The RNA shown here (Bacterial RNase P class A) has 319 nucleotides and comes from a Comamonadaceae bacterium. The organism belongs to Comamonadaceae, within Bacteria.
RNA sequence: GAAGCCCGCCAGACCGCCGCUGGCGCAAGCGCCGAAAGGCCGCGCUGGAGGAACGUCCGGACUGCACAGGGCAGCGCAGGAGCUAACGGCUCUCCACCGUGAGGUGAGGAUCAGAGCAACAGAGACGAGCCGAUUGAGUUCGGGUGAAACGGGCAAUCUCUGCGCGCAGCAACACCAAGUAGGUUGGCAUUGAGGCGGCCCGCUGAGCCAACGGGUAGGUGGCACCGAGCCGGGUGGGCGACCCCCGGCCCAGAUUGAUGGCGGUCACGGCGCGGCUUGCCGCGCCGCACAGAAUCCGGCUUAUCGGCGGACUUCACAC
Numbered sequence: 001g002a003a004g005c006c007c008g009c010c011a012g013a014c015c016g017c018c019g020c021u022g023g024c025g026c027a028a029g030c031g032c033c034g035a036a037a038g039g040c041c042g043c044g045c046u047g048g049a050g051g052a053a054c055g056u057c058c059g060g061a062c063u064g065c066a067c068a069g070g071g072c073a074g075c076g077c078a079g080g081a082g083c084u085a086a087c088g089g090c091u092c093u094c095c096a097c098c099g100u101g102a103g104g105u106g107a108g109g110a111u112c113a114g115a116g117c118a119a120c121a122g123a124g125a126c127g128a129g130c131c132g133a134u135u136g137a138g139u140u141c142g143g144g145u146g147a148a149a150c151g152g153g154c155a156a157u158c159u160c161u162g163c164g165c166g167c168a169g170c171a172a173c174a175c176c177a178a179g180u181a182g183g184u185u186g187g188c189a190u191u192g193a194g195g196c197g198g199c200c201c202g203c204u205g206a207g208c209c210a211a212c213g214g215g216u217a218g219g220u221g222g223c224a225c226c227g228a229g230c231c232g233g234g235u236g237g238g239c240g241a242c243c244c245c246c247g248g249c250c251c252a253g254a255u256u257g258a259u260g261g262c263g264g265u266c267a268c269g270g271c272g273c274g275g276c277u278u279g280c281c282g283c284g285c286c287g288c289a290c291a292g293a294a295u296c297c298g299g300c301u302u303a304u305c306g307g308c309g310g311a312c313u314u315c316a317c318a319c
Stems, first nucleotide, its partner, number of pairs: 001315004006310005012266007020048007029041001031040003050290001055300001057299005062169004074165005079093005094108001095106004109160002114158002116154002126151001130143004173221004183212006194204003229249006236243002268287009
């Protein structure tokens, strides 16, 4: 210098104007919506997407239901040792395969229980027979083909072994709570209750009234926070995943669903034109990925313009 391999990081920056939304503080009208429950409206300060928020694949937290104990069935996992709340995740390591190498991949328990399977070729393909030689004797040796032939292989076929798993999911679940929806109980009612605005007449004719309790529509909580939390440090432990100690911080959150729009300057990339000091400068245009929370968390998979940093490998050259 060129190829490569592994790991980590960033995901445009700043300013102005106009908005959206959570929290806190102040202010608050006999305000508005609603039957109620409950919600909405002002001003100021402050917070407001991601490395994958994606997929919803795996594991947990949480919630409800079920549950003496044991077994069967079903589903999942599989070298060894560890990490973790847990895992099918991660780490170290053994073995096998791939690569010159750094490294990568693994569908790596068992064929000493049983069953099943093997294209073409071959006399014969799973069960011992068959052929040739040999021997006292199925006694011993050999058999073109084929991946495998007289003995084995495949468990990514069933099966067996060990271990794990109760079921459902925030549309869980808890609370409040309409209806000219429906229920139960009581009272009244064809000997006429009730209705026709108060009374009488008249008309009508099977329901009317009260109490109670459960759900639905709707609303509130769950739900955003003191947490498997985030950031920084440690001549703390461990090869490592990870754990421990110290200090600091509080960090999105709705249910027509916020996190945006416009303008400017700079950065980055591409293209074109011009200038010359020939690898720099100036101007113009275009682009600036993948994607977007919805109960929360740990993983995995997949998508991704471009850029930065570090360890290592191979080859070439120079000293």
Its Rfam family is "Bacterial RNase P class A". Rfam classes the family as a ribozyme. The coordinates come from a structure-prediction model, not an experiment, and the mean pLDDT is 79. A source record names the gene rnpB.